About this RNA: This is a predicted structure of a 103-nucleotide RNA (Glycine riboswitch aptamer) from a Bacillota bacterium. NCBI's taxonomy places the organism under Bacteria, Bacillati, Bacillota. The model forms 91% of the base pairs in the Rfam consensus. It was read from a public genome assembly, where an Rfam model found it. The prediction has a mean pLDDT of 79. Its Rfam family is "Glycine riboswitch aptamer". Its family is annotated with glycine biosynthetic process in the Gene Ontology.
């Protein structure tokens, strides 16, 4: 000197689904329908472990079955969110900041 993963804020662009009904009315409650791109939560393949079995004198590889752990997502659930408009928004571009991976 360059400044990687990441986190952080500003600006931009950003779907879906009931302006339902009733009671009460600024809110709020209860009902019965619906969305998925906040969060959250499952998990495929693979990989490791370990137990059982065959092959084999025996161990070692290997195959095979069965537990258990890693293990992705915008799939899936619909817990929370949300269903006029505002907010919210996963994502995406961009700029500061922090950080400090590489050199």
């Nucleotide at each position: 000197a360059u400044g990687a993963u990441g986190c952080a804020u500003g600006c931009a662009g950003g779907a879906g689904a009931u302006a339902c009904u009733u009671g009460g009315u600024u809110u709020c409650a209860a009902g019965a329908g619906c969305c998925g791109a906040a969060g959250a939560a499952g998990u495929a393949a693979a990989u490791u472990g370990c137990a059982u079995g065959g092959c084999u004198g025996c161990c070692a590889u290997u195959c095979a079955u069965g537990c258990a752990a890693u293990g992705a997502a915008a799939c899936u659930u619909u817990c929370a969110g949300g269903c006029a408009a505002a907010a919210g928004g996963a994502c995406u571009g961009u700029a500061u900041g922090c950080g400090g991976a590489c050199a």